[in-house]
Order: sequence, then structure tokens, then C1' cells
RNA sequence: GCGGAAGUGGCGGAAUUGGCAUACGCGCAGGUCUCAGAAGCCUGUGUCUCACGACUUGAGGGUUCAAAUCCCUCCUUCCGCA
Repeated sequence: GCGGAAGUGGCGGAAUUGGCAUACGCGCAGGUCUCAGAAGCCUGUGUCUCACGACUUGAGGGUUCAAAUCCCUCCUUCCGCA
């Protein structure tokens, strides 16, 4: 240099072929239980905001009524070829 794969909450990881973003698990916070703790169980947990509301899928743009998903450029990591 050429070809391919991947990038989503604090972490792992879904979103099945464009239609409720963050299911599920871990972690964290509170509660329950216990003399106390662990385990188990219950509730909550993306960001900003007192709230209303707004924003958010590596970055930027495009297509579309609607984009994590399709198209273009770029960044990072991995694999292969030279």
C1' cells in the first nucleotide's frame, strides 16, 4: 500500500436485515434478612437539568417520514495479502 472484521451504559453484551436505543449479565446505590457479615430476595441505576425537557451507538456528513442498522470520508484496534 491492498482486502476484510470490529467500535453501543462504569464493564461484558443484545437490538434477527431501517420502526420503543441501552434487553440480559456484572458492577454500583438503597432496602429486606442477620447479633454482625456473606449469600439470596426486592427496588433503582446512560448524560445534562430542581423540574419540564433536551441529548446520546468511535468522529463528521449524506439518504429517508424514520438510521446503532444503508451510503461517503476520517480515527482506533484486530486479521490476511503484498
Transfer RNA from a Candidatus Omnitrophota bacterium, 82 nucleotides, folded computationally. Taxonomically the source falls in Candidatus Omnitrophota (Bacteria, Pseudomonadati). Its Rfam family is "tRNA". Its family is annotated with triplet codon-amino acid adaptor activity in the Gene Ontology. By type it is a transfer RNA.